[in-house]
RNA sequence: AAAGUUUGACAGACAAUCGCCGGCGGCGUGAGGAAUCUGCCGCGGGAGGAAAGUCCGGGCUCCAUAGGGCAGAAUGCUGGAUAACGUCCAGUCAGCGCGAGUUGAAGGAUAGUGCCACAGAAAUGGACCGCCGAUGGCCGUCUCUUCGGAGACGCGCACAGGCAAGGGUGGAACCGUGGUGUAAGAGACCACGAGGGGCUAUGGCGACAUAAUCCCUGGUAAACCCCAUUUGGAGCAAGACCUAGUGGAACGCAAGUGCGGCUUGACCGCACAGCCUUUGCCCGAGGCGCGUUCGGGUUGGUCGCUUGAGCCGUGCAGCAAUGUACAGCCUAGAUAGAUGAUUGUUACUUCAAUGGUGGGAGGGGCAACCCGUUACGACCACCGGAAGCACAGAACCCGGCUUACGGCAAGCUUUCCGA
Numbered sequence: 001a002a003a004g005u006u007u008g009a010c011a012g013a014c015a016a017u018c019g020c021c022g023g024c025g026g027c028g029u030g031a032g033g034a035a036u037c038u039g040c041c042g043c044g045g046g047a048g049g050a051a052a053g054u055c056c057g058g059g060c061u062c063c064a065u066a067g068g069g070c071a072g073a074a075u076g077c078u079g080g081a082u083a084a085c086g087u088c089c090a091g092u093c094a095g096c097g098c099g100a101g102u103u104g105a106a107g108g109a110u111a112g113u114g115c116c117a118c119a120g121a122a123a124u125g126g127a128c129c130g131c132c133g134a135u136g137g138c139c140g141u142c143u144c145u146u147c148g149g150a151g152a153c154g155c156g157c158a159c160a161g162g163c164a165a166g167g168g169u170g171g172a173a174c175c176g177u178g179g180u181g182u183a184a185g186a187g188a189c190c191a192c193g194a195g196g197g198g199c200u201a202u203g204g205c206g207a208c209a210u211a212a213u214c215c216c217u218g219g220u221a222a223a224c225c226c227c228a229u230u231u232g233g234a235g236c237a238a239g240a241c242c243u244a245g246u247g248g249a250a251c252g253c254a255a256g257u258g259c260g261g262c263u264u265g266a267c268c269g270c271a272c273a274g275c276c277u278u279u280g281c282c283c284g285a286g287g288c289g290c291g292u293u294c295g296g297g298u299u300g301g302u303c304g305c306u307u308g309a310g311c312c313g314u315g316c317a318g319c320a321a322u323g324u325a326c327a328g329c330c331u332a333g334a335u336a337g338a339u340g341a342u343u344g345u346u347a348c349u350u351c352a353a354u355g356g357u358g359g360g361a362g363g364g365g366c367a368a369c370c371c372g373u374u375a376c377g378a379c380c381a382c383c384g385g386a387a388g389c390a391c392a393g394a395a396c397c398c399g400g401c402u403u404a405c406g407g408c409a410a411g412c413u414u415u416c417c418g419a
Base pairs, nucleotide, nucleotide: 001415002414003413004412005411006410007409008408010406012346013345014344015343016342017341018340020046021045023043024042025041026040027039030037031036048391052402053401055400056399057398058397059396060235061234062233063232072231073230074229075228076227077091078090079089080088081087092106093104094103095102096101107226108225112224113223114220115219116218128167129166130163131162132161135160136159137157138156139154140153141152142151143150144149175193176192177191178190179189180188194217195216196215197214198213200211201210202209203208239303240302241301242300248294249293250292251291252290253289256272257271258270259269260268261267262265274288275287276286277285278284310329311328313326314325315324316323317322348388349387350386351385355383356382357381358380359379362371363370364369
């Protein structure tokens, strides 16, 4: 210098003006039937690392719930952290990477069942080519014979049959290599080795590692299944409280006239009268038993609502996640949803689409080397210019995960160059 890898912090700053939301203090007015809400002034406050996705866990609330089991769902190496987790930390084992590191769907294939495309003979019980043909059979020759046959021999045949070494197929062929053995062969046997399991010893809290010995040998549980552990449901539109009218119940008071109806009732319907509202009156329109109490709770309102597994600093314990002690701090709470806009100054980055003035022959670098050298002038100083400044907006609250996204810093790794 390049390429990587891990971790951490940050998410521009200041001021002015005009707005929005809510808090405290002071002074008031109005709105509404009520609950309740509201105006002005002053002071100070007002989004995030992901507020997002709503994927996991918990708090909180309501409902359900003797106890136990099944089903379903989730999780699945070990130890630790935590309110809890599928998260985090430290490890073990396995995969990937030269490495720093990183990934893990990491229980059981020795419980049982299933599956293993195409190719291939065969995908766990198989034989296409091939090898053998010891044994049995057939053929030939010879010998013997009681003439029925018997025996011996053959680099005989390849019919029965035996084999799975080699070829070939496949991601995978019954564990591999060598030997013994055999007619040919084969874990059939032996030696060495690979993997898995049991038992023992040593080390480790443990996963596990190492060694010895015995047994076994295809893969697949991201197939059913088996084993172990956990697990009630719904969610702040949870839920609690207040509340006019209408409708319900009880009690008290009141209950006009006429017609009609039937279930003959203090009943129902219609008309008139009466009363109430609509501006004082008329017309018109609308409504009609009154009061008190109780219970329900529509509409509207208030609470829930932000003091919490809280933030920050220091010390201590721990490899760490994290815990703990002391001191300090209070930091949005909207409800159709506030947290904004404008202007100015400034920080940062970039500009062969960057101007002017002055200086200027050197400048930068450890070095290799690069830029410039009388100039369309490297470089330095000052004054300017343009562009950029990511992802994204709380809605009951926390802990995680995932996704989106900008530049910065530090540790480490590999390679190259120079000293």

The RNA shown here (Bacterial RNase P class A) has 419 nucleotides and comes from Gorillibacterium massiliense. The prediction has a mean pLDDT of 76.